[in-house]
Predicted 3D model of a 77-nucleotide RNA (transfer RNA) from a Deinococcales bacterium. Model confidence (mean pLDDT): 81 of 100. Rfam family: tRNA. It is annotated as a transfer RNA. NCBI's taxonomy places the organism under Bacteria, Thermotogati, Deinococcota, Deinococci, Deinococcales.

RNA sequence: CGGGGACUAGCGCAGUCUGGUAGCGCAUUUGGUUUGGGACCAAAGGGUCGGGGGUUCAAAUCCCUCGUCCCCGACCA
Numbered sequence: 001c002g003g004g005g006a007c008u009a010g011c012g013c014a015g016u017c018u019g020g021u022a023g024c025g026c027a028u029u030u031g032g033u034u035u036g037g038g039a040c041c042a043a044a045g046g047g048u049c050g051g052g053g054g055u056u057c058a059a060a061u062c063c064c065u066c067g068u069c070c071c072c073g074a075c076c077a
């Protein structure tokens, strides 16, 4: 430099193709069972989807642009 992929809750991921207003597991908080811990049960909180812009009645989802990370290739040594 060229090609491809990824970015969504504290962590790991789904949802994107086919637009309809964000979810699962673990973790966290509270309560219950227990002498307590662990474990189990019940409930709750937590993200506007990497940044910006556009299209649309409506965007995580479509389009443009920028950024970060990963893989492959090329180049230099």
Base pairs, nucleotide, nucleotide: 001073002072003071004070005069006068007067010026011025012024013023020057028044029043030042031041032040033039050066051065052064053063054062